[in-house]
RNA sequence: GGCCCGCUCGUCUAUCGGUUGAGGACACCAGCCUCUCAAGCUGGAAAGACGGGUUCGAUUCCCGUGCGGGUCA
Numbered sequence: 001g002g003c004c005c006g007c008u009c010g011u012c013u014a015u016c017g018g019u020u021g022a023g024g025a026c027a028c029c030a031g032c033c034u035c036u037c038a039a040g041c042u043g044g045a046a047a048g049a050c051g052g053g054u055u056c057g058a059u060u061c062c063c064g065u066g067c068g069g070g071u072c073a
Base pairs, nucleotide, nucleotide: 001072002071003070004069005068006067007066010026011025012024013023018056028044029043030042031041032040049065050064051063052062053061
């Protein structure tokens, strides 16, 4: 350098064109409980790598860029 694959809350992941306010687990925060802590219960905050295109509508499709991985030389 060529080709292929992947990028979603802090982490792991579901969803893969429309009602989903993008869900769940763990972690985090608050409250309850407890003599205290842990555990448990309740609630909360938190995400589509970036830019453009297609579309009535994009996390989802297409192109480019970036990052990571694989492979060939």